[in-house]
RNA sequence: GCCAGCAUAGCUCAGAGGCAGAGCAACGCUUUUGUAAAGCGUGGGUCGGGGGUUCAAUUCCCUCUGCUGGCU
Numbered sequence: 001g002c003c004a005g006c007a008u009a010g011c012u013c014a015g016a017g018g019c020a021g022a023g024c025a026a027c028g029c030u031u032u033u034g035u036a037a038a039g040c041g042u043g044g045g046u047c048g049g050g051g052g053u054u055c056a057a058u059u060c061c062c063u064c065u066g067c068u069g070g071c072u
Base pairs, nucleotide, nucleotide: 001071002070003069004068005067006066007065010024011023012022013021018055026042027041028040029039030038048064049063050062051061052060
């Protein structure tokens, strides 16, 4: 330099056009002499930035940025 993939909650990841989710973590309550475990509940998101298509974009297209892999 060229090609491809990835970017969504604190972490690991789903969601592939129609109101953003799960597990773990955090917090509260119950239980315990206390801790852990267990049970119940709560909060947490400019979906990496910009533009385009569409009635509607996390999702499709272009571009930028970052990361990863391959080729030279």
The RNA shown here (transfer RNA) has 72 nucleotides and comes from a Patescibacteria group bacterium. Its Rfam family is "tRNA". By type it is a transfer RNA. The source organism's lineage runs through Bacteria and Bacteria candidate phyla. The sequence was found in a public genome assembly. The coordinates come from a structure-prediction model, not an experiment, and the mean pLDDT is 81.